RNA sequence: AGGUUACUAGCUCAAUUGGGAGAGCAUCGGAUUCCAAAUCCGACGGUUCGGGGUUCAAGUCCUCGGUAGCCUG
Numbered sequence: 001a002g003g004u005u006a007c008u009a010g011c012u013c014a015a016u017u018g019g020g021a022g023a024g025c026a027u028c029g030g031a032u033u034c035c036a037a038a039u040c041c042g043a044c045g046g047u048u049c050g051g052g053g054u055u056c057a058a059g060u061c062c063u064c065g066g067u068a069g070c071c072u073g
Base pairs, nucleotide, nucleotide: 001072002071003070004069005068006067007066010025011024012023013022019056027043028042029041030040031039049065050064051063052062053061
């Protein structure tokens, strides 16, 4: 330099054919317990990497850029 994959909650990851952004863990509160752990219930937590475009509608499609991994030279 060229090619390719990934980027979504604090962390690990889903999201079907473009249509309601979610789960587990963590954190916080409660129940339970003599206290705690475990278990159960609930809550909190998002500029979906950034800009632009297409569309009635974009995490998803197109484009430019960023970061990281892999391949080729």